[in-house]
RNA sequence: AAAGCAACGUGUUCUGUCGCCCGAACUCAGGUUCGGGAGGAAAGUCGGGGCAACAAAGGGCGCCAUACUUCCUAACGGGAAGGUUCCGCAGCCGGCGGAAACAGCAAGUGCCACAGAAAAUAACCGUCCCGCCAAGGCGGGAUAAGGGUGAAAAUGUGGGGUAAGAGCCCACGGCUCAGACUGGUGACAGUCUGCGCGGGUAAACCUUAUGGGUUGAAAGGCCAAAUAUACCGGAUUGUUGUACCUCUGGUACAUCAGGAGGCUGCCCGCCUCUUUCCGGGGGGUAGGCCGUUAGAGCCUGAAGGAGACUUCAGGUCGAGAUAAAUGACAGGAAUCCCGCUUCGGCGGGACACAGAACCCCGCUUACAGCGUUGUACGGCAC
Numbered sequence: 001a002a003a004g005c006a007a008c009g010u011g012u013u014c015u016g017u018c019g020c021c022c023g024a025a026c027u028c029a030g031g032u033u034c035g036g037g038a039g040g041a042a043a044g045u046c047g048g049g050g051c052a053a054c055a056a057a058g059g060g061c062g063c064c065a066u067a068c069u070u071c072c073u074a075a076c077g078g079g080a081a082g083g084u085u086c087c088g089c090a091g092c093c094g095g096c097g098g099a100a101a102c103a104g105c106a107a108g109u110g111c112c113a114c115a116g117a118a119a120a121u122a123a124c125c126g127u128c129c130c131g132c133c134a135a136g137g138c139g140g141g142a143u144a145a146g147g148g149u150g151a152a153a154a155u156g157u158g159g160g161g162u163a164a165g166a167g168c169c170c171a172c173g174g175c176u177c178a179g180a181c182u183g184g185u186g187a188c189a190g191u192c193u194g195c196g197c198g199g200g201u202a203a204a205c206c207u208u209a210u211g212g213g214u215u216g217a218a219a220g221g222c223c224a225a226a227u228a229u230a231c232c233g234g235a236u237u238g239u240u241g242u243a244c245c246u247c248u249g250g251u252a253c254a255u256c257a258g259g260a261g262g263c264u265g266c267c268c269g270c271c272u273c274u275u276u277c278c279g280g281g282g283g284g285u286a287g288g289c290c291g292u293u294a295g296a297g298c299c300u301g302a303a304g305g306a307g308a309c310u311u312c313a314g315g316u317c318g319a320g321a322u323a324a325a326u327g328a329c330a331g332g333a334a335u336c337c338c339g340c341u342u343c344g345g346c347g348g349g350a351c352a353c354a355g356a357a358c359c360c361c362g363c364u365u366a367c368a369g370c371g372u373u374g375u376a377c378g379g380c381a382c
Base pairs, nucleotide, nucleotide: 004375005374006373007372008371009370010369012333013332014331015330016329017328018327020037021036022035023034024033025032026031039353043364044363046362047361048360049359050358051216052215053214054213058268059267060266061265063212064211065210066209067208068082069081070080071079072078083102084100085099086098087097088096089095103207104206108205109204110201111200112199124147125146126143127142128141129140130139131138132137155173156172157171158170159169160168174197175196177194178193179192180191181190182189183188220290221289222288223287229281231280232279233278234277235276237257238256240254241253242252243251244250245249258274259273260272261271262270263269297316298315299314300313301312302311303310304309335350336349337348338347339346340345
């Protein structure tokens, strides 16, 4: 070099015959002609929206989600660029590649198995002092510098000091927190000063900050058709005022209270109804249309930006089924593999994961072959 690994892109095409769906034109009608017809993930249903209904508009709690900084976007838990920490390579330049569920343990409560003396106030071995002594050791006291156990054992090195030791003292370091100055939009970086110095763990409970109305195309509307509500349950009421009338009462409207229902998981609040509403059981009908694909769309070019992207100009219209169409057969082509080769080519074989169902933007998962970048200033051969 190749291979491998990682990230990303792509992942078929033409003709003929017949068949299916949609649109347009023509035709009295039968029908004819033309154009189009399943993906990069259509999968998962994990996120964000558009749109529709509740519905006119809220507050609190609960619950859920996110979590370094700045920017992009309709928005996102997404993307771009950076910062910090860690890993690998390399090497004294702070370079290259990669990862992060990167707010907080100095608010509190938990947990750290086994081993080990001990996982935070403890001594197994060892060291030192005193006493005894049969010289093998025993007892008492001190110690946490040395050794052991462990993922982790009281901040490191050097010196002094001590019976032996220890931040006990000193010097120089390390780390947490706080403050000042300089640079930066910022996260942060650098320098200095001061207090302090058992750790780890928050996809542990929790705290802080930010965000979230609910449901979802079987949403939701319209037309047609049909009829049994004759059953059951709940509310089915009252106060006050005004007007009218057939005037010890009735009707209409408004207000307040009660009750039923809705927004909503709960509370407050608001809305509708109170001769109509809510629910249960039962019966009848169920054929069509809209939603339904022209949009945060796609392509090309220019400008701006480190980039994600933005602005402008021009062009373009690419499935709309409804039990669910987009296919079958034949012959080639592209790509890849194997064999042969007179290097012109010939023969054979293979072709992954996988099918729209309201739409769009992301994420995650699956994937033969081909391509790009990195690993790689490497490594192997010469």